Molecule: Glycine riboswitch aptamer
Organism: Nitrosomonadales bacterium
RNA sequence: ACAGGCAAAUCUGGGGAGCGCUGCAUUAUGCAGCCACCGAAGGGGCACACGGAUUAUCCGUAAUCUCUCAGGUAUCAAGGACAGAUGGGCGC
Numbered sequence: 001a002c003a004g005g006c007a008a009a010u011c012u013g014g015g016g017a018g019c020g021c022u023g024c025a026u027u028a029u030g031c032a033g034c035c036a037c038c039g040a041a042g043g044g045g046c047a048c049a050c051g052g053a054u055u056a057u058c059c060g061u062a063a064u065c066u067c068u069c070a071g072g073u074a075u076c077a078a079g080g081a082c083a084g085a086u087g088g089g090c091g092c
Stems, first nucleotide, its partner, number of pairs: 005092002009086005018035001020034006036073003042069001043067003049061005
């Protein structure tokens, strides 16, 4: 320098669960408490699998699994794991 990949950015799609009760405000509806729920932001946890070691024990490692701390639970809005596309200035 070029190519490819990753990350960020842009566009599109994107589920689940309460029109619960009470109170304080308010007149767009919001906030707080209680009970009941959801899992696909984030976060925590785990292995008769894999690897390592000082090897009958110990250590390390994952998720769409699991826990629900957080977040969320009529419509709208917002958020959203993940998927597809785009682009080629910057980053690895």